Source information:
A computed fold for a 77-nucleotide RNA from Luteimonas cucumeris, annotated as SAH (S-adenosyl-L-homocysteine) riboswitch aptamer.
RNA sequence: UCCAUCGAGGGGCGCUGCAAUCCCGCAACGGGAACAGGCUCGAUGGACGGCUACCGUAACAACGGCGCCCGUUAAUG
Numbered sequence: 001u002c003c004a005u006c007g008a009g010g011g012g013c014g015c016u017g018c019a020a021u022c023c024c025g026c027a028a029c030g031g032g033a034a035c036a037g038g039c040u041c042g043a044u045g046g047a048c049g050g051c052u053a054c055c056g057u058a059a060c061a062a063c064g065g066c067g068c069c070c071g072u073u074a075a076u077g
Stems, first nucleotide, its partner, number of pairs: 001047009010070006018038001021033004037063001
């Protein structure tokens, strides 16, 4: 760095539908279905790469289309 799994980022309802996914089609930059944690952080396992004598040390966040509701916190009255 990539992949998979798990956890976390307060919760719910409605709407739209880009990517990925599924289906149809010889194919199309085609059609249909479903779709707003697909992002970030942490842990575990694996792969690749880099660094490397050993040991030690800190922090726990920032975000997530549109509309509405609940919760939590703060401020003001």
It matches the Rfam family "SAH (S-adenosyl-L-homocysteine) riboswitch aptamer". Rfam links the family to the GO terms S-adenosylhomocysteine metabolic process and regulation of gene expression. On this family, see Wang et al., Mol Cell 2008: "Riboswitches that sense S-adenosylhomocysteine and activate genes involved in coenzyme recycling". Its mean pLDDT, the model's own confidence on a scale to 100, is 78.